[in-house]
RNA sequence: UCAAGAUAACGCCAAACCCCGAGCAAUCGGGGGACGGAAAGCCACGGGUCCGCCGGAGGUGGAUGGCCGGGUUACCUGA
Numbered sequence: 001u002c003a004a005g006a007u008a009a010c011g012c013c014a015a016a017c018c019c020c021g022a023g024c025a026a027u028c029g030g031g032g033g034a035c036g037g038a039a040a041g042c043c044a045c046g047g048g049u050c051c052g053c054c055g056g057a058g059g060u061g062g063a064u065g066g067c068c069g070g071g072u073u074a075c076c077u078g079a
Stems, first nucleotide, its partner, number of pairs: 002078001004077002012037002017032006035066001041072003045069003048064007
């Protein structure tokens, strides 16, 4: 530098569910808990899906990064 992940090693994150809290809601935060993850680190740019509002079509605001793509940063190893 690349971002390939076989073999290791130090580790990391944390689904469902339960409790507390926030929100009209989707959902989010904290604690417990592990289904899983080699970017399950970060970013709503494109698509999808979900929620709210207006509504004839559609529009608009929000959510989802653990739906897909993309951007960006990165530990170890380098079969």
c-di-GMP-I riboswitch aptamer from a Desulfobacterales bacterium, 79 nucleotides, folded computationally.
The prediction has a mean pLDDT of 86.
Rfam family: c-di-GMP-I riboswitch aptamer. A reference for the family is Sudarsan et al. (2008), "Riboswitches in Eubacteria Sense the Second Messenger Cyclic Di-GMP", Science. Its family is annotated with cyclic-di-GMP binding in the Gene Ontology.
The source organism's lineage runs through Bacteria, Pseudomonadati, Thermodesulfobacteriota, Desulfobacteria and Desulfobacterales.